[in-house]
This is a predicted structure of a 90-nucleotide RNA (SAM riboswitch aptamer (S box leader)) from an Actinomycetota bacterium.

RNA sequence: UGUCCAUUAAGAGGAUCCGAGGGACCCAGCCCGCUGACGAUCCGCCAACCACCCAAUAGGGAACGGUGGCAACGCUGGAAUCAAUGGAGG
Numbered sequence: 001u002g003u004c005c006a007u008u009a010a011g012a013g014g015a016u017c018c019g020a021g022g023g024a025c026c027c028a029g030c031c032c033g034c035u036g037a038c039g040a041u042c043c044g045c046c047a048a049c050c051a052c053c054c055a056a057u058a059g060g061g062a063a064c065g066g067u068g069g070c071a072a073c074g075c076u077g078g079a080a081u082c083a084a085u086g087g088a089g090g
Stems, first nucleotide, its partner, number of pairs: 003088006013043005021032003026078004044070003049066002052061003074082001
């Protein structure tokens, strides 16, 4: 980088630094934000895809490891070769 499969209405925040935009893109809304958003770092937490344990490919357990997540249903409606995350294989 493209392919296949699965999931996306549950859940889970503090501190410090930074400083104006942010909620992926486009249209329309709505919302967050100098009472410091977004982002970064540290710590904490959530979940349980892979890995691990029991078992029977069901199902269950645990949370040490690899990822992921921690405003609002992927914020909402529409559009799109939609997107994101995990796993597999090339």
Of the family's consensus pairs, 93% are formed in the model.